[in-house]
RNA sequence: GCCUAGGUGGCGGAAUUGGUAGACGCGCACGACUCAAAAUCGUGUGUCUUCGGGCGUGUGGGUUCGAUUCCCACCCUGGGUACCA
Repeated sequence: GCCUAGGUGGCGGAAUUGGUAGACGCGCACGACUCAAAAUCGUGUGUCUUCGGGCGUGUGGGUUCGAUUCCCACCCUGGGUACCA
């Protein structure tokens, strides 16, 4: 260089045919229980916010009413594979 798989919150990991992004688990915060703690249970947990809402799936474009998903270019990571005397 070429081929191939992938990039989503703090972490792992979903989203069936293009139709509410982050289900579920871990972690974390608060609360309940307890003399106290562990365990367990409940609620919350992407981000910004004037709390109405806005933004967000590697980056930049495109198609579409609508894109994590399709198309183009690029960046990064894993795997495979040449040429080169």